[in-house]
RNA sequence: GGCCGGGCCCCGCGGCCGUGAAGCUUACAAACCCCGUCAGGUCCGGAAGGAAGCAGCGGUAAGUAGGUUGAUCGCGGCGCGCGAGAUCACCCGGUUGGA
Numbered sequence: 001g002g003c004c005g006g007g008c009c010c011c012g013c014g015g016c017c018g019u020g021a022a023g024c025u026u027a028c029a030a031a032c033c034c035c036g037u038c039a040g041g042u043c044c045g046g047a048a049g050g051a052a053g054c055a056g057c058g059g060u061a062a063g064u065a066g067g068u069u070g071a072u073c074g075c076g077g078c079g080c081g082c083g084a085g086a087u088c089a090c091c092c093g094g095u096u097g098g099a
Stems, first nucleotide, its partner, number of pairs: 001096007009085001011083004015078007023068006034059004042051003
């Protein structure tokens, strides 16, 4: 110096970690334009009864905040595993030629 292999580099699959969303869950959350029940009172009726229905109570929803983990999706990272590519330079090893 040449060649080969490996590392560094790139790509793919997987794994791990972080993060966001979503899901689940808890709490709050509707003066009325959500639901149910509707005290009082109101209306209809001779009466029996009936009707609408405020407050209150309960439920639910948009939403807000927290928690959460089997699984889902997105993004990012990794001296991890496998496969493959590239190879100017650098590092390691093998082989070979010359001085």